[in-house]
RNA sequence: GGGCUCAUGGCCAAAUCCGGUAAGGCAGUCGCCUGCAGAGCGACCAUCGAGGGUUCAAAUCCCUCUGAGCCCU
Numbered sequence: 001g002g003g004c005u006c007a008u009g010g011c012c013a014a015a016u017c018c019g020g021u022a023a024g025g026c027a028g029u030c031g032c033c034u035g036c037a038g039a040g041c042g043a044c045c046a047u048c049g050a051g052g053g054u055u056c057a058a059a060u061c062c063c064u065c066u067g068a069g070c071c072c073u
Base pairs, nucleotide, nucleotide: 001072002071003070004069005068006067007066010026011025012024020056028044029043030042031041032040049065050064051063052062053061
């Protein structure tokens, strides 16, 4: 110098190919329950690495950049 893969809540992790209001688990907070606590149940907790573009609509498509890993020279 060239190429490939990855980046999603505090942590893990799906959805991306085939665009349509981000699933699940753990943790945390609040509530219900309980004599108290635990367990159980319910609610809350992500504009998806950054900026821009396309579109009625973008985590998803396109461009640039940042960071991490791997390969080639």

Predicted 3D model of a 73-nucleotide RNA (transfer RNA) from a Nanobdellota archaeon. Taxonomically the source falls in Nanobdellota (Archaea, Nanobdellati). The prediction has a mean pLDDT of 82. RNAcentral holds the sequence, with entries from ENA. Rfam family: tRNA. Rfam classes the family as a transfer RNA. Rfam's curators write: Transfer RNA (tRNA) molecules are approximately 80 nucleotides in length.